[in-house]
Context: one part of a larger RNA
RNA sequence: GAUGAACGCUAGCGGCAGGCCCAAUACAUGCAAGUCGAACGGCAACAUGAGAGCUUGCUCUUAACACGACCGGCGCACGGGUGCGUAACGCGUAUGCAACCUACCCUUAACUGGAAGAUAGCCCGAAGAAAUUCGGAUUAAUAUUCCAUAGUAUCACCAGAUGGCAUCUGAAGGUGAUUAAAGAUUUAUUGGUUAAGGAUGGGUAUGCGUGACAUUAGCUAGUUGGUGAGGUAACGGCUCACCAAGGCAACGAUGUCUAGGGGUUCUGAGAGGAUGAUCCCCCACACUGGCACUGAGAUACGGGCCAGACUCCUACGGGAGGCAGCAGUAGGGAAUAUUGGUCAAUGGGCGAAAGCCUGAACCAGCCAUGCCGCGUGCAGGAAGAAGGUCUUCAAGAUUGUAAACUGCUUUUGUCAGGGAAGAAAACGACCAUGCGUGGUUAAUUGACGGUACCUAUAGAAUAAGCACCGGCUAACUCCGUGCCAGCAGCCGCGGUAAUACGGAGGGUGCAAGCGUUAUCC
Numbered sequence: 001g002a003u004g005a006a007c008g009c010u011a012g013c014g015g016c017a018g019g020c021c022c023a024a025u026a027c028a029u030g031c032a033a034g035u036c037g038a039a040c041g042g043c044a045a046c047a048u049g050a051g052a053g054c055u056u057g058c059u060c061u062u063a064a065c066a067c068g069a070c071c072g073g074c075g076c077a078c079g080g081g082u083g084c085g086u087a088a089c090g091c092g093u094a095u096g097c098a099a100c101c102u103a104c105c106c107u108u109a110a111c112u113g114g115a116a117g118a119u120a121g122c123c124c125g126a127a128g129a130a131a132u133u134c135g136g137a138u139u140a141a142u143a144u145u146c147c148a149u150a151g152u153a154u155c156a157c158c159a160g161a162u163g164g165c166a167u168c169u170g171a172a173g174g175u176g177a178u179u180a181a182a183g184a185u186u187u188a189u190u191g192g193u194u195a196a197g198g199a200u201g202g203g204u205a206u207g208c209g210u211g212a213c214a215u216u217a218g219c220u221a222g223u224u225g226g227u228g229a230g231g232u233a234a235c236g237g238c239u240c241a242c243c244a245a246g247g248c249a250a251c252g253a254u255g256u257c258u259a260g261g262g263g264u265u266c267u268g269a270g271a272g273g274a275u276g277a278u279c280c281c282c283c284a285c286a287c288u289g290g291c292a293c294u295g296a297g298a299u300a301c302g303g304g305c306c307a308g309a310c311u312c313c314u315a316c317g318g319g320a321g322g323c324a325g326c327a328g329u330a331g332g333g334a335a336u337a338u339u340g341g342u343c344a345a346u347g348g349g350c351g352a353a354a355g356c357c358u359g360a361a362c363c364a365g366c367c368a369u370g371c372c373g374c375g376u377g378c379a380g381g382a383a384g385a386a387g388g389u390c391u392u393c394a395a396g397a398u399u400g401u402a403a404a405c406u407g408c409u410u411u412u413g414u415c416a417g418g419g420a421a422g423a424a425a426a427c428g429a430c431c432a433u434g435c436g437u438g439g440u441u442a443a444u445u446g447a448c449g450g451u452a453c454c455u456a457u458a459g460a461a462u463a464a465g466c467a468c469c470g471g472c473u474a475a476c477u478c479c480g481u482g483c484c485a486g487c488a489g490c491c492g493c494g495g496u497a498a499u500a501c502g503g504a505g506g507g508u509g510c511a512a513g514c515g516u517u518a519u520c521c
Base pairs, nucleotide, nucleotide: 001520002519003518005517006516007515008514009513012374013373014372015371016370017369018367019366020332025330026329027328029327030326031325034074035073036072042067048063049062050061051060052059053058054057081285082284083283090210091209092208093207094206095205096204097203100202101201105198106197107196108195109194110193111192112191113147114146115145116144123136124135125134126133127132153178154177155176156175157174158173163168183190184189211257212256213255218248219247220246223245224244225243226242227241228240229239230238260282261281262280263279265274266273267272287308288307289306290305291304310321311320312319313318338364340363341362342361346360347358348357349356350355377408378407379406380405387399388398389397390396391395416455417454418453422448428441429440430439431438432437465510466509467508468507469506470491471490472489476505477504478503479502480501486493487492
């Protein structure tokens, strides 16, 4: 000098930031991922209109609006959390992929024909304490399946320009085979399929860099390489069969311990040393271990299966659960906050849109935890008052212009009045436009918040502490104590005149803080 700090004493305000460093311990409760009826069969509930019946406020039918559950699509792989593991191509940096994938989005080209069988829901019935499950009948689709058509797609064969980096690359062209589609509708659109390119996001390989210990010296059997096959989006012992016997290592292999990495942050003149909270990028994890499914993408925090530990329900037959999401609870600890508000803005998901969802986010609450700013008055005022303290004691010194007193101001606080920006729109209407879209116009939308801010009112009014004073180190006397009580960072002080202990007066330093402790330079 610094800190995600804690403790002691003290405390007026504001702005901006930060806030479980320990138990990746266990979790009550609520919320944190839905959306689309413009894909579909439908119609449970609410409200509205019309009609019928009557018991006059209910039942039935129907319409539009809408919509629980189910089927289907997209999303749930983002966003949010944590740092267990990992000394590794994990991360950083620089390259390669002639070894790869990429939903939604953009551009371009072509197509969008015909048919079929189911299934959930609904209805009927059954089992079970429940979770849930089973049987029968019946029904739809942008769900599923089949047929047709098709090439710059895929495969096989021919051909071989061009280029290169060893394996190689493989244009134009030719022959054969294989694989597509889905509709909705307000008729203006939107969706679907195939192919090529782009963009974005990923995958993978390599050079270099990236802890401690040699009181760890040898390690290795899919091990190292080859051939072939399988597998993958893709290369590869990634896996397998066979063959060879290799591969790594004092330039530190192997082993053990520790640890997420980086941008950064702190310190320092720098070199360096330390660090990895907040914010950003990457990685890993989601009760513990394993496994795959779905999908463009996961080996998936709020999905599934199996095993284990733990907790809960049970009719003892069997079931349910996973806060390292936001709050919150217990526990641990020196120690770390509210079971708050809103989707107004920004962003995300779905949707044609209106809109719905969003503990992301924006705000508010708590905490002097930090940084920054402001205030606690200003000017005059000597009888140098009283009181305190000291003294060489009729007296003087000091506290001290300090107070009183006089005048002024009103930041801040109180009370009163006004009162934001953050909001751009989207949507609607009109106009233009081949289509995207553009323009004009009227309105609506604010959690924070009646907050910030502004104005006015009265009144010095509402606001100072903490540590230290032997030297280092700025600041001195008196009293008490008497190697006691005590102090202390180091040197050291205290045994009767203690500037070092305790108190007082005075002083010094910082100041809404000041000291102490801990850690780093």

Annotation
Predicted 3D model of a 521-nucleotide part of an RNA (small-subunit ribosomal RNA, 5' domain) from an uncultured prokaryote. Its Rfam family is "Bacterial small subunit ribosomal RNA". Model confidence (mean pLDDT): 82 of 100.